This record gives sequence, structure tokens and C1' cells, in this order.
RNA sequence: UCCCUGAAGGGGCAAACCCGAGGUGACUUGGGGACGCAAAGCCAUUGGGUCUUGUUUACAAGACGGCCGGGCUGCCGGG
Repeated sequence: UCCCUGAAGGGGCAAACCCGAGGUGACUUGGGGACGCAAAGCCAUUGGGUCUUGUUUACAAGACGGCCGGGCUGCCGGG
């Protein structure tokens, strides 16, 4: 340095729910709170899926990365 791997140690993130704020909404965000996570770090332009809005069937515009897949990067160790 690369590949596989995750017992230990040091840590990290933060589901549901509650309160405040934003949004028509899905949802986002600050605080509390921990169900869990070895990438639960980043990417939603041209992988799929679910959800919302528009009269919405077509169609269009949005939301979700802790729905799956994919790409990039990373701590400490073992082989």
C1' cells in the first nucleotide's frame, strides 16, 4: 500500500416518540431521547422502489441515502 475480516480498545451516528421552527404535503431542521448501525460518513443529474403535490389517468414537480443496489472516502485492530 492492497485485499479479506470485526473479537478488543478508543470512540462515532441516532430510530420511534415529545417540544420549538420551516414546508400545501411527503418531509426537513434545533433540542431531548435511544431502536439500532462496521460506514446509519458523502452522492437523489441518467439504477430501482416507496411516498407527496398539481383535477391527476397520462404527464410534471418534489421527498426519502436508517428501502434496495451502485460510486467515493474513512478510525482502530486481526489475517
Molecule: c-di-GMP-I riboswitch aptamer
Organism: Bacillota bacterium